Background:
Transfer RNA from a Clostridia bacterium, 76 nucleotides, folded computationally. Its mean pLDDT, the model's own confidence on a scale to 100, is 81. Rfam family: tRNA. It is annotated as a transfer RNA. Lineage of the source: Bacteria > Bacillati > Bacillota > Clostridia. The sequence is in RNAcentral, with records from ENA and MGnify.
[in-house]
RNA sequence: CGGGGUGUGGUGCAGAUGGUAGCACGCUUGGUUCGGGACCAAGAGGUCGCUGGUUCAAAUCCAGUCACUCCGACCA
Numbered sequence: 001c002g003g004g005g006u007g008u009g010g011u012g013c014a015g016a017u018g019g020u021a022g023c024a025c026g027c028u029u030g031g032u033u034c035g036g037g038a039c040c041a042a043g044a045g046g047u048c049g050c051u052g053g054u055u056c057a058a059a060u061c062c063a064g065u066c067a068c069u070c071c072g073a074c075c076a
Base pairs, nucleotide, nucleotide: 001072002071003070004069005068006067007066010025011024012023013022019056027043028042029041030040031039049065050064051063052062053061
């Protein structure tokens, strides 16, 4: 320098054909228990790396850009 992949709540992930974000674990509260764990119930928490564009509508399409990662090239 060229090309590919990944980037979604605290963590790990899901999200055919664009229709407005979900699961598990974790966390909080309550119940149960002598207490804890386990179990049960309820709840909080993200606007999807960032910036633009297309569209009535984008996590999902397009462009640019950043981070991590893989392959190749260049140098040695």